The RNA shown here (c-di-AMP riboswitch aptamer (ydaO/yuaA leader)) has 150 nucleotides and comes from Paraconexibacter algicola.
The sequence is in RNAcentral, with records from Rfam.
Model confidence (mean pLDDT): 76 of 100.
RNA sequence: CAGCCGAGCUCGCCCCACGCCAGUGGAGCGGGACGGGGGACCCAACGGACCGAGCGAUCGGUCGGGGGCGAAUCCCGGGAACCACCCGGGUAGCGCAGCACUCAGCGCGAGCCCGACAGCUAACCCCGUAGGCGUCGAGAGCAAAGGGUU
Numbered sequence: 001c002a003g004c005c006g007a008g009c010u011c012g013c014c015c016c017a018c019g020c021c022a023g024u025g026g027a028g029c030g031g032g033a034c035g036g037g038g039g040a041c042c043c044a045a046c047g048g049a050c051c052g053a054g055c056g057a058u059c060g061g062u063c064g065g066g067g068g069c070g071a072a073u074c075c076c077g078g079g080a081a082c083c084a085c086c087c088g089g090g091u092a093g094c095g096c097a098g099c100a101c102u103c104a105g106c107g108c109g110a111g112c113c114c115g116a117c118a119g120c121u122a123a124c125c126c127c128g129u130a131g132g133c134g135u136c137g138a139g140a141g142c143a144a145a146g147g148g149u150u
Base pairs, nucleotide, nucleotide: 003133004132005131009032010031011030012029013028015026016025017024018023033129034128035127036126037125038124043119048063049062050061051060052059053058065117066114067113068112069111074090075089076088077087078086079085093108094107095106096105101141102140103139
């Protein structure tokens, strides 16, 4: 020994285990590849909310965050009730069997992290290469590409 979500793959050296060969798995080191974060000029941004005083310009005080990975945001209703939590409905967005697009159908629309701090960003610096499903299911149309035959 169908495959799917996801960046989460691959090669070399070397050691260990499976008694040995072949082969498989694991640890370490190095390379490639893919993904992510930080980080200049320029550009952008530097205009929050509430309270008090004042004719006004303004002044004073109180409150709060912000960011990253990911499709996973936002809105409405209910559960007595602000928050929290639970339930329901929708929604930006996302996925579905070689592939783009269209229609149809079926699903997802979570979770986690940083810790007062980060816009964009060349050079440069840093990090990840997991986890979870599934195996008789895989609709239709259309355009293109590749291969084979004549």